[in-house]
């Protein structure tokens, strides 16, 4: 150098072009004589950046940035 694949909550990952979701953490209640398990809730996001295509983009398309895999 050239290729694919990926980037969304603190962490692991969903997400047919039409209200941003899950578990797992955390805070709170609840229950216990207490702890752990168990139960209910409750916050937490500029979806890597910038441009485009559209009535609408986390989704589709360029072009950049990291990752991480294969070829030379």
């Nucleotide at each position: 150098g050239c290729c694919a694949u990926c980037u969304u909550a603190g962490c692991u990952c969903a997400g047919c072009g039409g209200u941003a979701g899950a578990g797992c953490a955390a805070c709170u209640c609840c229950a216990u004589g207490g702890u752990a398990a168990g139960g209910a809730g409750u916050a937490g996001g500029u979806c890597c950046g910038c441009g485009g295509u559209u009535c609408a983009a986390g989704u589709c398309c360029g072009c950049g940035a990291g990752a991480u895999g294969g070829c030379u």
This is a predicted structure of a 72-nucleotide RNA (transfer RNA) from a marine sediment metagenome. Model confidence (mean pLDDT): 83 of 100. RNAcentral holds the sequence, with entries from MGnify. Rfam family: tRNA. Rfam describes the family as follows. Transfer RNA (tRNA) molecules are approximately 80 nucleotides in length.